Small-subunit ribosomal RNA, 5' domain from an uncultured bacterium, 535 nucleotides, folded computationally. The RNAcentral record of the full RNA draws on ENA and SILVA. The coordinates come from a structure-prediction model, not an experiment, and the mean pLDDT is 84.
Context: one part of a larger RNA
């Protein structure tokens, strides 16, 4: 000098746009953050209109609609938080699976045939203070089980062309065993049955997201020099989508290490950020990738993914209820509390927009996310006026008592109206889905639906906010550091080795340009000065 997730003095006018617990991965009241699907499905409930009975204002009956606790399906593995652990294939970075998953999503091939028995809720009975729980009994389904079909896939077994990278790999054909499905809605029709649409069920190819092996990089100590029995590594099984000592029983003795093993200490790790002319050093807040973690430790379970932040179950600490038998809980989620600290915000608005989950949809949920709010924390911009004005004023300061200086500064006089106050008008950000009309292509016997276009409607948290117009009025808006040399800026007074200053040389013991105050002057300026870390 330059910088910063900064703090600390003193000062403080706005506006954009960015950041804002770097500490105690310390303990949290409170509220909200992951729900939806009635167009799988049995039941309650509420019920416009219709009917029936009639006492004329009741009751019964049934409907469309609406609402849901429970069974079901998807979602909850995404988004969002934190860096404790980790010195490792966790990252980065180049490659490999001929050793492998992939829900939803596209394309393609082929298919949905016929049956069964349960269990919730519900009722009833009982336990418990509560959390809950158990017994009997009924019942639906896109739950849950058999059998039929097998394009086809998987296993075995002949067999034929092809390929490659060792282990093989890929295509066909036969034969044998196993192996699948579910309905909802609409529309046409008296039905049978056709269709349309979401779903469904096998398989192959695709996309997407992933697991897993390797090569080379990856901090500090040798005042750590040996380390190591599942330890090398074999053939053999187990398990896993999958290769592997990933696990097991057998067998063999190996395997790593001064090219620094082991151990100890530190840290997530990249893009990138800061600094320098560059090499480089130093760092990884925000933002994007990726790993790890969700009060500690351990484990599984469901699922296409999980060993799962707001799932489950044991163990431990804490904290809370309690009838003392026993339960409840987990903010490193958005806020917000209490402590720790030098130190870091609202217990706000709204889903209008992007983006998510579910639904045919309409919508519903969305502390992701758009906003605003709080602090000068940063950057960047603007303002706190402008022009003219010498009686060189009044006042301070200094003084050689002549004067100089602050100083065109003030005043005055002429303007401007950024900004500020008041009025007034008033956005974009709204394309979409979705309703209405209309055109058009493709299927179909038509219909309904569906692809594509077109107009008109719905819908704004910010925000009466931004901005735009008027009107008033210089009116509301300058501090902060330093001045002895480095280093731009000097006098006076008061202090007297005291008070004190100080980055480094040093300054102060009676004229201190070094302390303290005044006037002057320098520098930056809604900042300025210190501290504290990198280059």
């Nucleotide at each position: 000098g330059a910088a910063c997730g900064a703090a600390c003095g003193c000062u403080g006018g706005c506006g954009g746009c960015a950041g804002g617990c770097c500490u105690a991965a310390c303990a949290c009241a409170u509220g909200c953050a992951a729900g939806u699907c009635g167009a799988a499905c049995g039941g309650g409930g509420c019920g416009a209109a219709g009917g029936u009975g009639c006492u004329u204002g009741c009751a019964c009956c049934c409907u469309a609609g609406c609402c849901u606790a429970g069974u079901g399906g998807c979602a909850a593995a995404c988004g969002g938080g934190u860096g404790a652990g980790u010195a490792a294939c966790g990252c980065g970075u180049a490659g490999g699976c001929a050793a492998c998953c992939u829900a939803c999503c596209c394309a393609u091939g082929a298919g949905a045939u016929g049956g069964g028995g349960a269990c919730a809720a519900c009722a009833u009975c009982c336990c418990g203070a509560a959390a809950g729980g158990g017994g009997u009994g009924c019942u639906a389904a896109u739950a849950c089980c058999g059998a039929a079909u097998g394009u086809u896939g998987u296993a075995a077994a002949u067999u034929u062309a092809c390929c490659g990278c060792a282990u093989g790999g890929c295509a066909g054909a036969u034969u044998u065993a196993c192996u699948a499905a579910a309905g909802g809605c609409c529309g046409g029709g008296c039905a049978a049955c056709c269709g349309g649409u979401c779903a469904c069920u096998c398989a192959u190819g695709g996309a997407u997201g992933g697991g897993c092996c390797u090569g080379c990089g990856u901090c500090u100590g040798a005042u750590u020099a040996g380390c190591u029995a599942g330890u090398u590594g074999g053939a053999g099984g187990g398990g896993u989508a999958a290769c592997g000592g990933c696990c097991c029983a057998c067998c063999a003795a190996g395997g790593c290490g001064a090219c620094g093993a082991u151990c100890a200490g530190u840290a997530g790790c990249c893009g990138g950020u800061c600094u320098g002319a560059g090499a480089g050093g130093a760092u990884g807040a925000a933002c994007g990738g990726c790993c790890a973690c969700a009060u500690u430790g351990g484990g599984a379970c469901u699922g296409a993914g999980a060993c799962a932040c707001g799932g489950c179950c044991c163990a431990g600490a804490c904290u809370c209820c309690u009838a003392c038998g026993g339960g409840a809980g987990g903010c490193a989620g958005c806020a917000g509390u209490g402590g720790g600290g030098a130190a870091u915000c609202u217990u706000c608005c709204g889903c209008a927009a992007u983006g998510g989950g579910c639904g045919a949809a309409a919508g519903c949920c969305u502390g992701a996310c758009g906003g605003a709010g709080c602090a000068a924390c940063g950057c960047c911009g603007c303002g706190u006026g402008a022009g003219u004005g010498a009686a060189g004023a009044a006042g301070g300061u200094c003084u050689u008592c002549g004067g100089a200086u602050c100083g065109u500064a003030a005043a005055g006089c002429u303007c401007u109206g950024u900004u500020g106050u008041c009025a007034g008008g008033g956005a974009c950000g709204a394309c979409a889905c979705c309703u209405u009309u209309c055109c058009u292509c493709a299927g179909g016997a038509a219909a309904u639906g569906g692809g594509g276009g077109a107009a008109a409607g719905c819908a704004g948290a910010c925000g009466g906010u931004a901005c735009c117009u008027g009107a008033c009025g210089a009116g509301g808006a300058a501090g902060c550091c330093a001045c002895g040399g480095c280093u731009a800026a000097c006098u006076a007074c008061g202090u007297g080795c005291c008070a004190g200053c100080a980055g480094c040389c040093g300054c102060g013991g009676u004229a201190a340009u070094a302390c303290g105050u005044a006037g002057g002057c320098g520098g930056c300026a809604a900042g300025c000065g210190u501290u504290g870390u990198c280059c």